[in-house]
RNA sequence: CUCUUAUCGAGAGAGGUGGAGGGAAAUGGCCCUAUGAAACCCGGCAACCAGUGUGUUAUUUUCACAUUAAGGUGCCAAUUCCCGCAGAUAGAUUUCUGCAAGAUAAGAG
Numbered sequence: 001c002u003c004u005u006a007u008c009g010a011g012a013g014a015g016g017u018g019g020a021g022g023g024a025a026a027u028g029g030c031c032c033u034a035u036g037a038a039a040c041c042c043g044g045c046a047a048c049c050a051g052u053g054u055g056u057u058a059u060u061u062u063c064a065c066a067u068u069a070a071g072g073u074g075c076c077a078a079u080u081c082c083c084g085c086a087g088a089u090a091g092a093u094u095u096c097u098g099c100a101a102g103a104u105a106a107g108a109g
Stems, first nucleotide, its partner, number of pairs: 001109008013042001015041003021032003028082002043076003048072002050068006080101001084099005
């Protein structure tokens, strides 16, 4: 980098260093930020991998639920902040569904 599968309306500091930027991706919008951005440290959230238990299954396997958080990731403004395409709905351009795109995890090449 490519492919497969799953998830993405919940959750997470009034701490330290730091000093101007930031909101993953093109464009635009709309926001956050010296009542201090990014980054680093500490702290926290979650529970994909992992552990344990119960049930399920013909089976060591599978699947479901519950539970744990010391390890591997991930995450800690706003729905994945909103933007694309198709259909339905509404007709104040709204709401809903699917797809695409993206992010994360696990596996494969």

SAM riboswitch aptamer (S box leader) from Clostridium pasteurianum, 109 nucleotides, folded computationally. Its mean pLDDT, the model's own confidence on a scale to 100, is 78. The model forms 97% of the base pairs in the Rfam consensus. The sequence is in RNAcentral, with records from Rfam and Ribocentre.